This is a predicted structure of a 508-nucleotide part of an RNA (small-subunit ribosomal RNA, 5' domain) from an uncultured prokaryote.

[in-house]
Context: one part of a larger RNA
RNA sequence: GAACGAACUGUUGGCGGCAUGCUAACACAUGCAAGUCGAACGGGAUCCUGGCUUCGGUCAGGUGAGAGUGGCGGACGGGUGAAGUACGCGUGGGAACCUGCCCAGUGGUGGGGAGAUACUGCGGGAAACUGCAGCUAAUACCGCAUGAGCCCGAGAGGGGAUCAAGCAUGCGCCAGAGGAGGAGCCCGCGUCCCAUUAGCUUGUUGGUGAGGUAACGGCUCACCAAGGCGACGAUGGGUAGCCGGCCUGAGAGGGUGAACGGCCACACUGGGACUGAGAUACGGCCCAGACUCCUACGGGAGGCAGCAGUGGGGAAUUUUGCGCAAUGGGGGAAACCCUGACGCAGCGACGCCGCGUGCGGGAUGACGGCCUUCGGGUUGUAAACCGCUGUCGUACGGGACGAACCCCCGGUGGAUGAAUAAGCCAUCGGGCUGACGGUACCGUGCAAAAAGCCCCGGCUAACUCCGUGCCAGCAGCCGCGGUAACACGGGGGGGGCAAGCGUUGUUC
Numbered sequence: 001g002a003a004c005g006a007a008c009u010g011u012u013g014g015c016g017g018c019a020u021g022c023u024a025a026c027a028c029a030u031g032c033a034a035g036u037c038g039a040a041c042g043g044g045a046u047c048c049u050g051g052c053u054u055c056g057g058u059c060a061g062g063u064g065a066g067a068g069u070g071g072c073g074g075a076c077g078g079g080u081g082a083a084g085u086a087c088g089c090g091u092g093g094g095a096a097c098c099u100g101c102c103c104a105g106u107g108g109u110g111g112g113g114a115g116a117u118a119c120u121g122c123g124g125g126a127a128a129c130u131g132c133a134g135c136u137a138a139u140a141c142c143g144c145a146u147g148a149g150c151c152c153g154a155g156a157g158g159g160g161a162u163c164a165a166g167c168a169u170g171c172g173c174c175a176g177a178g179g180a181g182g183a184g185c186c187c188g189c190g191u192c193c194c195a196u197u198a199g200c201u202u203g204u205u206g207g208u209g210a211g212g213u214a215a216c217g218g219c220u221c222a223c224c225a226a227g228g229c230g231a232c233g234a235u236g237g238g239u240a241g242c243c244g245g246c247c248u249g250a251g252a253g254g255g256u257g258a259a260c261g262g263c264c265a266c267a268c269u270g271g272g273a274c275u276g277a278g279a280u281a282c283g284g285c286c287c288a289g290a291c292u293c294c295u296a297c298g299g300g301a302g303g304c305a306g307c308a309g310u311g312g313g314g315a316a317u318u319u320u321g322c323g324c325a326a327u328g329g330g331g332g333a334a335a336c337c338c339u340g341a342c343g344c345a346g347c348g349a350c351g352c353c354g355c356g357u358g359c360g361g362g363a364u365g366a367c368g369g370c371c372u373u374c375g376g377g378u379u380g381u382a383a384a385c386c387g388c389u390g391u392c393g394u395a396c397g398g399g400a401c402g403a404a405c406c407c408c409c410g411g412u413g414g415a416u417g418a419a420u421a422a423g424c425c426a427u428c429g430g431g432c433u434g435a436c437g438g439u440a441c442c443g444u445g446c447a448a449a450a451a452g453c454c455c456c457g458g459c460u461a462a463c464u465c466c467g468u469g470c471c472a473g474c475a476g477c478c479g480c481g482g483u484a485a486c487a488c489g490g491g492g493g494g495g496g497c498a499a500g501c502g503u504u505g506u507u508c
Base pairs, nucleotide, nucleotide: 001508002507003506004505006504007503008502010501011500014355015354016353017352018351020348021347026311027310028309030308031307032306035072036071037070040069041068047062048061049060050059051058052057079266080265081264088191089190090189091188092187093186094185098182099181102179103178106175107174108173109172110144112142113141119134120133121132122131123130124129150159151158152157192238193237194236199229200228201227204226205225206224207223208222209221210220211219241263242262243261244260245256246255247254248253268289269288270287271286272285291302292301293300294299319345321344322343323342327341328339329338330337331336358388359387360386361385368379369378370377371376393446394445395444396443397442398441402436407431408430409429410428411427412426413425414424452497453496454495455494456493457478458477459476463492464491465490466489467488473480474479
């Protein structure tokens, strides 16, 4: 000098845009953060209409909440950096693998069956919840048939597994072979400090066989052999998420890993599996533990390192805001629903950038202050005063872009169809949809409300007076202060930066 996610018992503070907001992986009140599908299925509260009514209801039609079965999603998105020195990450390769939804293409989609849940009845329990009996549906579940492709086999041949609806279109489902994207695995090289850590290792190193896995492999097991690693630093200890990047520097290098992007790991602590195409399963399950809460004492409930917010810790880091209008995601044929992702708003000069606090004229160089050699000098065109402007501010008025999709209406064309039905596809025109927000922006009127902080001995730009008298104090280094202190404190003046300025901390 540059930089910072900075901080301040420092000080000051007008506005806007864009960014950004860490400590105790400490504990958490409250609300929200993952649902959706009635075009898979049974059932159906409520309400409406109509008929009958003994006025209690009942029947028919419509509407269809909540719950249940089932499907897809909850493995994404969001958070954090605890652990971990490791094929974890980076980079470059590899073979023994899997892949829901999506894309292109091939073949198929036949016929049956049982039990359960919701519901009803009877129970248990304070609750969480739960037992027994009875009834029923499906794109839920289970056999059977067919069987090209699939698997075994040299072949002949053999084997076992799947399918569901619908008039049809459409949406699906099954089998097998591809693609795209996504995972898993292996290897070369690179990846901090300590040798005041020198030896480490028994599934250890290799083989055979078996098991297991989507897959290779000591991954696991039985047997056999005795190997394997190490001063090119094994083992042990400490520290640490890694990278693209970021800061600095002429570069080489050094430091760093906030925000944004990629990968990894974790989800109260430890362990375990289930489901599934896929699991570190944050807002799933089971067990154990610590902690908190409820309890009728028998037993139960919970996990903010999601968004806000609270306590605590700390020098220190925000609102229990608005909206799904946009972008993106999940479900759905769609309308649409959900989305603390996201888009916005709020707070903080925390940072970067921009703007303003006026501009021109104005000397009898006014008053006042300070200095003085008492002549004057300086503050200083500075002020007053005159003219102008109106950024900003304020008042009033106008007022967006972000919106085009989806969908609806109308037109045209097309494929399918017997069809000038219906539905579908493409295209054109119109309509609908804005949290931010009456914001940005524009116009008109009025009016001047908005500057501080540090420094002035040398380094280093900027000097005098008074006070003090090795005191009080200053100080980054050298050093100042003991009676004329340009170095302390105050005044005047000056220098630097400026909505900031200093100080401290850290890095180069």
Notes: RNAcentral holds the full RNA, with entries from ENA. Rfam family: Bacterial small subunit ribosomal RNA. The coordinates come from a structure-prediction model, not an experiment, and the mean pLDDT is 80.